[in-house]
RNA sequence: GCCGUCCUAGCUCAGGGGUAGAGCAACUGUUUUGUAAACAGUAGGUCGUCGGUUCAAAUCCGACGGACGGCU
Numbered sequence: 001g002c003c004g005u006c007c008u009a010g011c012u013c014a015g016g017g018g019u020a021g022a023g024c025a026a027c028u029g030u031u032u033u034g035u036a037a038a039c040a041g042u043a044g045g046u047c048g049u050c051g052g053u054u055c056a057a058a059u060c061c062g063a064c065g066g067a068c069g070g071c072u
Base pairs, nucleotide, nucleotide: 001071002070003069004068005067006066007065010024011023012022013021018055026042027041028040029039030038048064049063050062051061052060
């Protein structure tokens, strides 16, 4: 220098046009003498940034930034 994959909740990841979910973690409650576990519930993300397409974009397109891999 060229090519490819990825970027979504604190962490690991789903979701691939119709305003976003799970597991773990956190918090509250029940239970326990107390802690853990179990059970029930709550909160937490304008989906890396900026544009474009569209009635509508996390999703499609482009640029940029970042992580990783391959070729030279």
Transfer RNA from a Patescibacteria group bacterium, 72 nucleotides, folded computationally. Its Rfam family is "tRNA". It is annotated as a transfer RNA. NCBI's taxonomy places the organism under Bacteria, Bacteria candidate phyla. Its mean pLDDT, the model's own confidence on a scale to 100, is 82. It was read from a public genome assembly.